[in-house]
RNA sequence: GGACGCUUAGCUCAGUUGGUUAGAGCACCUGCCUUACAAGCAGGGGGUCGUAGGUUCGAGUCCUACAGUGUCCA
Repeated sequence: GGACGCUUAGCUCAGUUGGUUAGAGCACCUGCCUUACAAGCAGGGGGUCGUAGGUUCGAGUCCUACAGUGUCCA
């Protein structure tokens, strides 16, 4: 330098053919339970979906550029 993949919550990830509220597990906070802690149960907070544009009535999802990251080729 080139090809391909990935980027969604603090972490690991899901998200159907683009469709009406963006989710799960763990973690965190509160309460119950306990002498106390852990476990368990109930509830709660937390996201400009990497950035900027474009297409569309409508974009996490499609297109383009850029950034970061991984694998491979030279």